Transfer RNA from Pteropus alecto, 73 nucleotides, folded computationally.
The prediction has a mean pLDDT of 83.
Its Rfam family is "tRNA". Rfam describes the family as follows. Transfer RNA (tRNA) molecules are approximately 80 nucleotides in length. It is annotated as a transfer RNA.

RNA sequence: GGUUUCAUAGUGUAAAGGUUAGCACGUCUGCUUUACACACAGAAGAUCCUGGGUUCAUGUCCUGGUGGAGCCA
Numbered sequence: 001g002g003u004u005u006c007a008u009a010g011u012g013u014a015a016a017g018g019u020u021a022g023c024a025c026g027u028c029u030g031c032u033u034u035a036c037a038c039a040c041a042g043a044a045g046a047u048c049c050u051g052g053g054u055u056c057a058u059g060u061c062c063u064g065g066u067g068g069a070g071c072c073a
Stems, first nucleotide, its partner, number of pairs: 001072007010025004018056001027043004049065005
């Protein structure tokens, strides 16, 4: 330099263009216990990396940028 791919709660990971972005772990509250843990019930927590475009409507499609990874040179 070329090319492919990834970026979503604290962490990990889903999401055929169409409800309030789901799940697990973690955190908090309650319940339980003499107490802790486990179990059980509930809650909070994401302006989906960033700018633009397409569309009635993008986490999702197209594209510039930034950052990570792989391959070729």